The RNA shown here (Bacterial RNase P class A) has 416 nucleotides and comes from Croceibacterium sp. A source record names the gene rnpB. The source organism's lineage runs through Bacteria, Pseudomonadati, Alphaproteobacteria, Sphingomonadales and Croceibacterium. Its mean pLDDT, the model's own confidence on a scale to 100, is 76. It matches the Rfam family "Bacterial RNase P class A". Rfam describes the family as follows. Ribonuclease P (RNase P) is a ubiquitous endoribonuclease, found in archaea, bacteria and eukarya as well as chloroplasts and mitochondria. The family's RNA type in Rfam is ribozyme.
RNA sequence: CCAGGGGGCCGGGCAGCCGCGUUGGAGGCAACUCCACCGAGGAAAGUCCGGGCUCCACCAAGCAAGGGUGGCGGGUAACGCCCGCCGGGUCGGCCGUUUCGGCGGGCGGCUCAGGGAAAGUGCCACAGAGAGUAUACCGCCGAUGGACCCUAAAGGUCACAGGCAAGGGUGAAAGGGUGCGGUAAAAGCGCACCGGGGCUCCGGUAACGGCGUCCGCAUGGCAAACCCCACCCGGAGCAAGGCCGAAUAGGGGUGUCGCGCCCGUUAAGGGUAGGGGAGCUUAGCCCCGAGACACCCGGGUUGGCUGCUCGAGCCAUGGAGCAAUCCAUGGCCUAGAUGAAUGGCUGCCGCCGCGGGGCCGGUCCUUUCGGAUACCGCCCGCGGAACAGAACCCGGCUUACAGGCCCCCUGGCAAC
Numbered sequence: 001c002c003a004g005g006g007g008g009c010c011g012g013g014c015a016g017c018c019g020c021g022u023u024g025g026a027g028g029c030a031a032c033u034c035c036a037c038c039g040a041g042g043a044a045a046g047u048c049c050g051g052g053c054u055c056c057a058c059c060a061a062g063c064a065a066g067g068g069u070g071g072c073g074g075g076u077a078a079c080g081c082c083c084g085c086c087g088g089g090u091c092g093g094c095c096g097u098u099u100c101g102g103c104g105g106g107c108g109g110c111u112c113a114g115g116g117a118a119a120g121u122g123c124c125a126c127a128g129a130g131a132g133u134a135u136a137c138c139g140c141c142g143a144u145g146g147a148c149c150c151u152a153a154a155g156g157u158c159a160c161a162g163g164c165a166a167g168g169g170u171g172a173a174a175g176g177g178u179g180c181g182g183u184a185a186a187a188g189c190g191c192a193c194c195g196g197g198g199c200u201c202c203g204g205u206a207a208c209g210g211c212g213u214c215c216g217c218a219u220g221g222c223a224a225a226c227c228c229c230a231c232c233c234g235g236a237g238c239a240a241g242g243c244c245g246a247a248u249a250g251g252g253g254u255g256u257c258g259c260g261c262c263c264g265u266u267a268a269g270g271g272u273a274g275g276g277g278a279g280c281u282u283a284g285c286c287c288c289g290a291g292a293c294a295c296c297c298g299g300g301u302u303g304g305c306u307g308c309u310c311g312a313g314c315c316a317u318g319g320a321g322c323a324a325u326c327c328a329u330g331g332c333c334u335a336g337a338u339g340a341a342u343g344g345c346u347g348c349c350g351c352c353g354c355g356g357g358g359c360c361g362g363u364c365c366u367u368u369c370g371g372a373u374a375c376c377g378c379c380c381g382c383g384g385a386a387c388a389g390a391a392c393c394c395g396g397c398u399u400a401c402a403g404g405c406c407c408c409c410u411g412g413c414a415a416c
């Protein structure tokens, strides 16, 4: 310098004129006028998670239903988020060694919906002989039995019976892999190494890793299939909710359960049986005790105020930690609209693109005069400016984004 990957930041600035909104101040009888500060985002989007807050007579315990998460540890108010680590897969280098086939060690990037397939059910199309307590298409053998030739005996032929799944084919996948032995031909049948499983010990908080040792170790894949296991979870939502004002029809109908008793009274009242309270049980609590529950039809209100912005807030410095993050100190206050404000014009600067300028600089050529213009800078002109607008607030995730800047990693080239 180029390419790839990852992460972070910005995504216009200044000034003038005119025009908007909240708040504060001043004036005014009022309408309103003047002054000052402030006034959309990194995603305000999606509405996918988690909360703050508000309301709900069942928001206590247990069970059930339903839903969510899924390696380990840490962070956080919490999370399905973030950080670190472990393991699997994949890609690219590095070091050592080599009998040049390879072997061993370690690094970095990317990625994983990462518990269980021996609790059960289900699926694996097509192709293929066969796709799970699954096989013989092409093939190999034919030792033993059988048939034939020959024969003194060997021996030979056939491939019928029988044996095989090592070789080939099909497929996404075919009952661990490589090698040696063994066999009639074969097979973990045996052995070595690898792979897998068990156990002791060591390291680590743990996931897990390592040394050793034992076991031939048949039994595929899919759980982003149902399911099992572990852990977690009240519901609804600012159109929540509260206040004021106003209006109407104290509306009509159907069904189920119940309307009992005691004390006392002119009346009132108290208690109890019993009934009801968004799955069931237990314990409480609440309502009724003469009403409760469910459904259908119809009418009025659609106005104002509040909730509404000081926050799990932001910035700086220091400390702890690998980090996420936490602590301390100091400083700051930065929209609250309500059919919905934050805009328009102009100038300058900055950014991007195109064109022009050598009578500008660098740079290159030339002894000099001078010449060249690809590149960088400079000057002139023209044009452009991404995704996109708060509406209770916050922490995340996901998606969109012209252009620019910075950092890290990997590879290549060059220079020293």
Stems, first nucleotide, its partner, number of pairs: 001412010012349007020039002023036005041387001045398002048396005053237004058284001060282004066233005071085005086114001087112006094105004115228002120226002122222003137168002139164003144161002146158004176194006195217001196215004201210003241306004251297007260272004274288004313332008351384007360377003363372003